[in-house]
The RNA shown here (transfer RNA) has 74 nucleotides and comes from Gracilimonas sediminicola. Taxonomically the source falls in Gracilimonas (Bacteria, Pseudomonadati, Balneolota, Balneolales). RNAcentral holds the sequence, with entries from ENA. The prediction has a mean pLDDT of 82.

RNA sequence: GGGCCCGUAGCUCAGUUGGUUAGAGCAGUCGACUCAUAAUCGAGAGGUCGCAAGUUCAAGUCUUGCCAGGCCCA
Repeated sequence: GGGCCCGUAGCUCAGUUGGUUAGAGCAGUCGACUCAUAAUCGAGAGGUCGCAAGUUCAAGUCUUGCCAGGCCCA
């Protein structure tokens, strides 16, 4: 330098042919329970879906460029 794959919450991931609130588990916070801690139960918080542009009435999803990571070739 070239090809392919991946990027969604602090972490691991889901997200159905583009459509009607962006979700789950774990972690963390608050509360309940307990003499106390753990476990368990409940509640609430946490995201410009890597960045930018394009297509569209509508983009996490499609297209392009860039960035970061992984594999292969040179």